[in-house]
A computed fold for a 415-nucleotide RNA from Pseudonocardia sp., annotated as Bacterial RNase P class A.

C1' cells in the first nucleotide's frame, strides 16, 4: 500500500414572491361565528407490501371436548411477536465472519425419480470359487515290432447347469461402517486389533442447549416429517367501513287552524308500505369462530317487490412518545432525572416559481505527483434515489442515486 468482512448514521441545503390544511388569537356584534389579519405546526427511512404481533372498540369477559391453526437448539429481552441479544451445534471460509424452517425417523404408515441385478427385514449383471455334465489340446502310463484309434491318469481351456459368495467392477444423491490381519473353496464382523460412529452407565464443568473424559454392549440398526404422524408450548371472533351520539327521512297515527266539506297547511309520537312462509313455553330466531355438549336472551325472523336517507360530531391523535444525562448489564433492553409537544386530512393539505449554492456523472481541457497502472488538484458542463399518512404503535420485508463516522481481518513491507 493492497485485498476483504462487519456496524451505525444521513438522504439536497439557504432565501424572496404566490398558495394550501388543522389549531389559537384579533376580528361588525348581546353572543356564537363569516370575510379577513397575525401566530404555531405541517410525510418517511422505508409513510410502501399489509406478512407477523400489540394497544383500543363491540360481539355476553368467550364454558368442555374434538377437529383447525401457528411456533420448533437453549438462556434471556419485551405488552406482545414467526422480532431482537448472547450464546450452543451442523455447515463454508486462511481470517475477520456468514449460513441454517435447527425437536422427534429404535411409536407406526407413507415415499425414495432416473439410472442399475439390487433402494430397506436389499441384491448375483460382469467378476470370483467349488461341484456336476459333455467336449478339446498337451503330457505320462498302459497296449504294438512301431504309429493311429482304444482305455487310464495329470494338466491347460472354453461351453452348459443348478449353486457359493457382498471382497473387486459398475449404476446411482445414497448400495447396509473404514484400514490391516486370521479365515477359507472363494468369501463375508464368521472372528480379532486400531479408528469412526450408536446406545446404555458413570464422573467432571455450565442457570441451560451442550462440552471434556472413562466404562460396558451387540458388531453398524440408509435418507426423506416445507408426508402423514408424535411431542411441547401459544391461539376465541370480527376489525376505525370498529363503536357512540346527534339530525334527516318516506310512510302509519293523534292533535290544532284555514276553507270551495274535501283536501292544505302546523304541531308531537313512531321510524315505511305491501305479498309470501315460518313461529310466540308443542318456541321460531339468535349469541357464545367450525362441529357436539352444554348455557343463555327470546317475540319476532326469513324471501320477492315498491320507496326513502345516505349529512354532521365523537372515536382522532400526548404516546409501550422524542432529545440530553446519569446508573445497572457483554448485550437486546431496564431504571433514574431534566427538557420537548411533533400531521390529523374526509372533492382527502404539506404545492408553484424566482435566485444562490450545489453531490453524483461528463470532458477530446490544463497543472501536479507517481517507472507505471493510476492518484490529487483547478476548469467548463451537468444537476439529485426510492417513494408520500388515513385509529396508533412494536417488528419483518421489499425498494433506493448516492454520501459520512467508527470497529475488525489476511497479505507484504518498513522501523
Nucleotide at each position: 500500500c493492497g485485498a476483504g468482512c462487519u456496524g451505525g448514521c444521513c438522504g439536497g441545503g439557504c432565501g424572496g414572491c404566490c398558495g394550501c390544511g388543522u389549531c389559537g388569537a384579533c376580528g361588525a356584534g348581546c353572543g356564537a361565528g363569516a370575510a379577513g389579519u397575525c401566530g404555531c405546526c405541517g410525510a418517511g427511512g422505508a409513510a410502501a407490501g399489509u406478512c407477523c404481533g400489540g394497544a383500543c372498540u363491540c360481539c355476553g369477559c368467550a364454558g368442555g371436548g374434538c377437529a383447525g391453526g401457528g411456533u420448533g437448539g437453549u438462556u434471556g429481552c419485551u405488552a406482545a411477536c414467526g422480532g431482537c441479544a448472547a450464546c450452543c451445534c451442523g455447515g463454508g471460509g486462511u481470517g475477520a465472519u456468514c449460513c441454517g424452517c435447527g425437536g422427534g425417523a429404535c411409536a407406526g404408515u407413507g415415499c425414495c425419480a432416473c439410472a442399475g441385478a439390487g433402494a430397506a427385514c436389499a441384491g448375483a449383471c460382469c467378476g470370483c470359487c467349488a461341484c456336476g455334465c459333455a467336449c478339446g489340446g498337451c503330457u505320462c502310463g498302459u497296449g504294438u515290432u512301431g504309429u493311429c484309434u482304444g482305455c487310464g491318469a495329470g494338466u491347460c481351456g472354453g461351453g452348459c447347469g443348478g449353486g457359493g459368495u457382498a471382497a473387486g467392477g459398475g449404476u446411482g444423491a445414497a448400495a447396509c461402517g473404514g484400514u490391516g490381519g486370521u479365515g477359507u473353496a472363494a468369501g463375508a464382523g464368521a472372528c480379532c486389533a486400531c479408528c469412526a460412529g450408536c446406545a446404555u452407565c458413570c464422573c467432571g464443568g455450565g442457570u441451560g442447549a451442550c462440552c471434556g473424559g472413562g466404562a460396558u454392549g451387540g458388531c453398524u440398526c440408509g435418507g426423506u416429517a416445507a408426508a402423514c404422524c408424535c411431542c411441547a408450548c401459544c391461539c376465541g371472533g370480527a376489525g376505525c367501513a370498529a363503536g357512540a351520539c346527534c339530525a334527516a327521512g318516506a310512510g302509519g297515527c293523534g292533535c290544532c287552524a284555514c276553507c270551495c266539506c274535501g283536501g292544505u297547511g302546523g304541531c308531537g309520537c313512531u321510524g315505511c308500505g305491501c305479498a309470501g312462509g315460518c313461529g310466540u313455553u308443542c318456541g321460531a330466531g339468535g349469541g357464545c369462530g367450525g362441529c357436539c355438549c352444554g348455557u343463555c336472551c327470546g317475540a319476532g325472523c326469513c324471501u320477492g317487490c315498491g320507496g326513502g336517507u345516505a349529512g354532521g360530531u365523537c372515536g382522532c391523535u400526548a404516546g409501550a412518545g422524542c432529545c440530553c444525562g446519569c446508573c445497572g448489564g457483554c448485550g437486546a433492553c431496564g431504571g433514574c432525572g431534566g427538557g420537548c409537544c411533533c400531521a390529523g386530512a374526509u372533492g382527502g393539505a404539506u404545492g408553484g416559481u424566482c435566485g444562490c449554492c450545489g453531490a453524483a456523472c461528463g470532458g477530446u481541457g490544463c497543472c501536479u505527483c507517481g517507472c507505471g497502472a493510476g492518484g490529487g488538484g483547478c476548469c467548463c458542463g451537468g444537476g439529485a434515489a426510492c417513494a408520500g399518512g388515513a385509529u396508533c404503535c412494536g417488528g419483518c420485508u421489499u425498494a433506493c442515486a448516492g454520501g459520512c463516522c467508527g470497529g475488525c481481518u489476511c497479505g507484504u513491507c518498513c522501523g

A source record names the gene rnpB. Rfam family: Bacterial RNase P class A. About the family: Ribonuclease P (RNase P) is a ubiquitous endoribonuclease, found in archaea, bacteria and eukarya as well as chloroplasts and mitochondria. The organism belongs to Pseudonocardia, within Bacteria.